Description: Small-subunit ribosomal RNA from a bacterium, 1540 nucleotides, folded computationally. The prediction has a mean pLDDT of 85. The RNAcentral record of the sequence draws on SILVA. Its Rfam family is "Bacterial small subunit ribosomal RNA".

RNA sequence: GAGUUUGAUCCUGGCUCAGAACUAACGCUGGCGGUAUGCAUAAUACAUGCAAGUCAAAGUGAAAGCCUUCGGGCAAUUAGCUUGGCGAACGGGUGAGUAACACGUGAGCAACCUGCCUUAAAGAUCGGCAUAAACUUCGGAAACGAAGGGUAAUUCCGGAUAAAAUCCAGAUUCGCAUGUUUCUGGAUUAAAGGUGGCCUCUACUUGUAAGCUACCACUUUAAGAUGGACUCGCGGCCUAUCAGUUUGUUGGCGGGGUAACGGCCCACCAAGACUAUAACGGGUAGCCGGCCUGAGAGGGUGUUCGGUCACAUGGGCACUGAGACACGGGCCUGACUCCUACGGGAGGCAGCAGUCGGGAAUUUUGCGCAAUGGGCGAAAGCCUGACGCAGCAAUACCGCGUGAAGGAUGACAGCUUUACGAGUUGUAAACUUCUUUUAGGAAGGAAGAAAAGGAUCGGUCGAAUAGGCCGGAUCCCGUGACGGUACUUCUUGAAUAAGCCCUGGCUAACUCCGUGCCAGCAGCCGCGGUAAUACGGAGAGGGCAAGCGUUGUUCGGAAUCACUGGGCGUAAAGCGUACGUAGGCGGAUUGGUAAGCAAUUUGUGAAAUCUUGAGGCUUAACCUUAAGACUGCAAGUUGAACUACCUCUCUAGAGUGCAGGAGAAGAAAGCGGAAUUCACGGUGGAAGGGUGGAAUCUGUAGAUAUCGUGAAGAACACCAGAGGCGAAGGCGGCUUUCUAGCCUGCUACUGACGCUCAGGUACGAAAGUUAGGGGAGCAAACAGGAUUAGAUACCCUGGUAGUCCUAACCGUAAACGUUGGGUACUAGGCGUUGGACAAUAUUAAUAGUCCAGUGUCGUAGCUAACGCGUUAAGUACCCCGCCUGGGGAGUACAGUCGCAAGACCUAAACUCAAAGGAAUUGACGGGGCCCCGCACAAGCGGUGGAGCAUGUGGUUUAAUUCGAGGCAACGCGAAGAACCUUACCUGGGUUUGACAUGUAAUCAAAAACCUUUCGAAAGAUAGGUGUGCAAUUUCUUCGGAUUUUGCGGGUUACACAGGUGGUGCAUGGCUGUCGUCAGCUCGUGCCGUGAGGUGUUGGGUUAAGUCCCGCAACGAGCGCAACCCUUAUCAUUAGUUGCCAUCAGGUAAUGCUGAGCACUCUAAUGAGACUGCCCGGGUAACCGGGAGGAAGGUGGGGAUGACGUCAAGUCCGUAUGCUCCUUAUAUCCAGGGCUACACACGUGCUACAAUGGUCGGUACAAAGGGCAGCUAACCCGCGAGGGCACGCGAAUCCCAAAAAGCCGGCCUCAGUUCGGAUUGCAGGCUGCAACUCGCCUGCAUGAAGUCGGAAUCGCUAGUAAUCGCUGAUCAGCAGGCAGCGGUGAAUACGUUCCCGGGGCUUGUACACACCGCCCGUCACAUCACCUGAGUUGAUUCUACCCGAAGCCGCUGCGCGAAUCUUAGGAUAGCAGGCGUCUAAGGUGGGAUUGGCAAGGGGGAUGAAGUCGUAACAAGGUAGCCGUAGCGGAAGCUGCGGCUG
Repeated sequence: GAGUUUGAUCCUGGCUCAGAACUAACGCUGGCGGUAUGCAUAAUACAUGCAAGUCAAAGUGAAAGCCUUCGGGCAAUUAGCUUGGCGAACGGGUGAGUAACACGUGAGCAACCUGCCUUAAAGAUCGGCAUAAACUUCGGAAACGAAGGGUAAUUCCGGAUAAAAUCCAGAUUCGCAUGUUUCUGGAUUAAAGGUGGCCUCUACUUGUAAGCUACCACUUUAAGAUGGACUCGCGGCCUAUCAGUUUGUUGGCGGGGUAACGGCCCACCAAGACUAUAACGGGUAGCCGGCCUGAGAGGGUGUUCGGUCACAUGGGCACUGAGACACGGGCCUGACUCCUACGGGAGGCAGCAGUCGGGAAUUUUGCGCAAUGGGCGAAAGCCUGACGCAGCAAUACCGCGUGAAGGAUGACAGCUUUACGAGUUGUAAACUUCUUUUAGGAAGGAAGAAAAGGAUCGGUCGAAUAGGCCGGAUCCCGUGACGGUACUUCUUGAAUAAGCCCUGGCUAACUCCGUGCCAGCAGCCGCGGUAAUACGGAGAGGGCAAGCGUUGUUCGGAAUCACUGGGCGUAAAGCGUACGUAGGCGGAUUGGUAAGCAAUUUGUGAAAUCUUGAGGCUUAACCUUAAGACUGCAAGUUGAACUACCUCUCUAGAGUGCAGGAGAAGAAAGCGGAAUUCACGGUGGAAGGGUGGAAUCUGUAGAUAUCGUGAAGAACACCAGAGGCGAAGGCGGCUUUCUAGCCUGCUACUGACGCUCAGGUACGAAAGUUAGGGGAGCAAACAGGAUUAGAUACCCUGGUAGUCCUAACCGUAAACGUUGGGUACUAGGCGUUGGACAAUAUUAAUAGUCCAGUGUCGUAGCUAACGCGUUAAGUACCCCGCCUGGGGAGUACAGUCGCAAGACCUAAACUCAAAGGAAUUGACGGGGCCCCGCACAAGCGGUGGAGCAUGUGGUUUAAUUCGAGGCAACGCGAAGAACCUUACCUGGGUUUGACAUGUAAUCAAAAACCUUUCGAAAGAUAGGUGUGCAAUUUCUUCGGAUUUUGCGGGUUACACAGGUGGUGCAUGGCUGUCGUCAGCUCGUGCCGUGAGGUGUUGGGUUAAGUCCCGCAACGAGCGCAACCCUUAUCAUUAGUUGCCAUCAGGUAAUGCUGAGCACUCUAAUGAGACUGCCCGGGUAACCGGGAGGAAGGUGGGGAUGACGUCAAGUCCGUAUGCUCCUUAUAUCCAGGGCUACACACGUGCUACAAUGGUCGGUACAAAGGGCAGCUAACCCGCGAGGGCACGCGAAUCCCAAAAAGCCGGCCUCAGUUCGGAUUGCAGGCUGCAACUCGCCUGCAUGAAGUCGGAAUCGCUAGUAAUCGCUGAUCAGCAGGCAGCGGUGAAUACGUUCCCGGGGCUUGUACACACCGCCCGUCACAUCACCUGAGUUGAUUCUACCCGAAGCCGCUGCGCGAAUCUUAGGAUAGCAGGCGUCUAAGGUGGGAUUGGCAAGGGGGAUGAAGUCGUAACAAGGUAGCCGUAGCGGAAGCUGCGGCUG
């Protein structure tokens, strides 16, 4: 920096990613070289080989082999063995232990040691006793051992000498103390030789010995260097759920011990010592230079390299030595392994290789001492798994390569696409030219080597031309593991060399196919349920590259523990409140000190690492070198502003005093009235009480009511107020007493006495606890009555703890302003409480100023926003407390407190990717306000009951085709299923197909038509007739034959047809619905961090977001309205098929005829209505009333349906993607089915009758339809209808009769002259065909039904109701549908309620939006945890027992070389014995911490389990907090508190 909480937003906050690194591992892949690195686990166990020896000290002393004169010699003053010296305490390994002076850093040592080395001084004399090896004998399996005699030394011992060493004594100098310097005297303590050379001196005399000389050793001393010991300051882990620890403990005196100080050890004395600045305990860990990361500060880490510590099979112990309590030494003990003759022995890879095992995982049983370094040695040299090299491993870093240039038919192939053109892989390939690093072959071929040794010369020691020495010179000789390696040259030939991961966003990179919530992916968000850029494959692309990914770990990002650099009103977070200890911080001023602070100097901060410069490997990594840095520590000097400390003062902070003031401040005692209940008495007489409505309950045994009297307890109306007091909790009748705090004024006193406060202490509502009182009312629990599906509740009737008092506990609350305390500063306005001041004024009071409180609005500023705002959440300082994702959980365990309830303190495993705050837009509310609608109400008529019709469900069936499903499916698609339709079922057929287009071949004996047989038909079969049309070639007897092409037809083959198969959740189109509701938006501006808001809200008005006014808005669009159609009036034009007033003619009658177009009408154009006019109201819009008018306030009706909602409906109207079928899911045919029938629902028709039925007579429509049609008139039939037939393609003719109505007759309240179902018989019509299954007629039959339960529907005027008529579909079939007219009402007070809708506002935990969200028990599964009778380990403490080895002490009658001796012995010493200490072990008792565990407990998680519905809206009883009781469960109730 990004992703992720939301519909969207801002914030808080966690999770996740991109980076770098690694002693890494795993997967796929793998060309070369250089440089590094390589058991992180079992400090498990180890076979085998090697890793420490060496030597001019000493003793002993071979053999092989060779030679031989055969005697022997050489080998050989060798090897080997032994004594002795030095080394083995270094080097190498590991990190178990260790939280410690272990490490780092800086000091100290007046408290110390130091072999080898260097310097200086002195010395090195005289003697002696042993002993190993070897040899002999003996024991033993072995390891090994015993005895004997004999021997040497640089082994051991004694004597001498000796001071500047050590000790004692005295004097003296100096120092911070212990101390120390110097001087004098006395005493004590040493030694070893070896090698080479020489003859100056002495002796013997060729030359040797003594001697001399050189070197190496030796002894003593002083000093140095090096290395070490010890002490101290400071620094670096977690845990307080470890708070007290300690008896050698702390100190002293005196001893012992040590190289040395010291309780290091011992005896005695005292009782101390450490600890909140974290003792003691537990856990973890070697520490550092450094390394990784990071801008830094930090965080993490301690591999390689370097410094240091610790360890060497677990534990203990000492010896030797300069140095060890000793990795390749010793003793003992434990465990383990091995050998054994069973008696006894041996061993220690955390050295280098290597093996087993463990593990995700870590190499060769290599070469060499050539170099560097180490040990021994005089040296040569020997030894050296230190080291130098090589081998293995892409383990890491670095470098190189896998070719370069040209090359477009943009090749083939692949992939994609489809408009069939193409795009892409792609200059990629092929092809041409070129190069040769690397790998292969051949040849040459380094540096790493300098020493040492020898010779000569020079210097030096020396008597010396010996000899030695010199970090002098020259010359000679001559050493390489790596390795024939690096490197160089030649040669062949593009030849020998590319993979891995990714491609939804973060994050660079996209398509196709497969799959179908499957298989799978996934770091987070999340993909996958048939069109997946997210799975798998392919193509293409992106990234890195001999590697690439994954996993793990660390830092970063994370300002997400915040020193740099965060927060706490509501997101996590202020202790309930105060007092106060330690601590932190602190007013003004004088002088001083110099701890902090600042400057400077010195020392140190090892090397490596790091940075920079230079240099060396062809470059780089790597290496060399120089400088810097190492931010630190210590010391010195200087300074004095600030802090600190000391000091002289001050009064502004704080406190005291004096004068006043207000108050429900606290404690105790006393008093008062109202009310409630109870008791007694009187009156009275039937109810009372209670609720939404009731009941339980009280009452004739006299209630309730009312009057009087009395008793008891609790609480104190009005005053009373956002008022007062108190630290908070809290405090309210009146009086008295006692007590505390606060405010104002004065400015007398003290003189910083202050602020805050970890622990601590005190106070602390309600509930609850203990004991004793008290008990009127109220009231958990409980009981009863209701409510309810249930009701462990809400409501009611009762009622016990409790509520009250005293004494004592408890210590918690939404103990809240969800805001710790203190100080200072920073605009104001308006209230209010308590004081003070001066002014006006007669008082009351008023306005002003100051102080102290308490409210409200608000500026700057702050805040995520809300909001806060001198009472800060502003600006600053000081101190305390607290927070670090949600859940688990304020839980478990441990501890403390409590009588108990419980409180305080307070985790983890596991799990989720969120949880959360504020605000926004919606939606919703059994929230509010306003408004509308046949929404209710007021009415009229229905449905629901009956019969029938029709649709649906269900059932049935071979099939009862399919769809539609609350409103918005159900007389719906279907404006009409007997066949057809038809999609369904059964059966029979066909397969390029019933239908379309194309290609190729073929046929002319095809097709077509007629007929036969089979058949239900479709179809199959057989026979006959038959040879198309147009053009063209050739021939022709002109009849025709023939060729080719085209059109048409058949057959065959191939492309394809076909599908009412699937998906309406892939779609277009169309439609329904909210709803003809009044809404839905945009541009610019303005406001807001933003989502968004404003406009569109407000005040009016309207049917209307209609209009007006106002307004940070101004405008605009889609809707509303209007424009369109129809209807109501009129005018004009036109006048047949319409009309008939006037005129004429005619008839039985009729516009029948002429004439006419006035009227009606027809159908075109216009007019008319606009709140235009008047009155009233109103700012206006507009409203109310009126006039005129056919019509009046959108005149009536229709068409017209905004943004959108419902994944609403339709793939079976049509279109269409994908998918499925292809001798079948296609297609043809016959029959059946869609018409079934116990039943349920919807929509209708007809009724139940007299406002009626029936019979007769009689009147008035509109709108339609008609040629495969409507059909007059006439005739026949009771009728349906039939026959014949005029007219009419229709303002002409026909359908056509309108019906209700009106007039008259009968019926008289009944299952009827109501009602017509059902059934029988007989007919008619349509049609191939009325059986399943049509309609109609006549006669007969005459069911249910007497107005319909709960519930429910329509309708506000030419409407409802009622009456008939027409049409579409249609051969036929209408109770349905679409239309038409006739007759023609009732009611609307009104908006409380039901339903739906609109606006504003409010709440919200909803946003799939209340059909939402969501809580708890129960049941099932999985996981982790707590507890658990116990059981089994580890660690540790304590008491006692036992007690190896060993040091020390005592003893030492046995032994006893050197010395002494009076020669008898003695001393030193040794074995042995005893004791202290003590490892391992044993017993008892604890503590801590693990494993396992029947059972118990809650928790978490888990698409569709059970019970309820607690919370979110007034969530249907407001919620929540504390507490108590109760209940299957959420929960309910009581008491007090909070508003979130």